Predicted 3D model of a 104-nucleotide RNA (SAM riboswitch aptamer (S box leader)) from Flavobacterium sp. Leaf359.
It matches the Rfam family "SAM riboswitch aptamer (S box leader)". Gene Ontology term of the family: regulation of gene expression. Rfam's curators write: The SAM riboswitch is found upstream of a number of genes which code for proteins involved in methionine or cysteine biosynthesis in Gram-positive bacteria.
Of the family's consensus pairs, 97% are formed in the model.
């Protein structure tokens, strides 16, 4: 760094450094932010992908865990952007994206 596959309206934040930008990018909206933004750290949760257990059961299902690897803890991936629908919506798909596993 690229490919495949599966999720993305639930859940879950104090603290210390830091100081002016943040919500991937590109445009528009629409909101955080000096009552403290990015990051970086410590601790704590949340979720259950990867695992673990057990029981069917035969390469999947279902329950329960939560010791490890990752991830995440504002807002729906913040919302629109293309396509269909249909009469303009919390519609339905794409593209981008972000995360996991597996493969190069």
């Nucleotide at each position: 760094u690229u490919g495949u596959u599966a999720u993305c309206a639930c859940g879950a934040a104090a603290g210390g450094c830091g100081g002016a930008g943040g919500g991937a990018u590109u445009a528009g909206a629409c909101c955080c932010g000096a009552u403290g933004a990015a990051g970086c750290c410590u601790u704590a949760g949340c979720a259950a992908c990867c695992c673990u257990u057990u029981a069917a059961g035969c390469u999947u299902u279902a329950a329960a865990g939560a010791a490890g690897g990752u991830g995440c803890u504002a807002c729906a991936u913040u919302c629109u952007a293309c396509c269909a629908u249909a009469u303009u919506a919390u519609u339905g798909g794409a593209u981008a994206g972000a995360u996991a596993a597996c493969a190069c």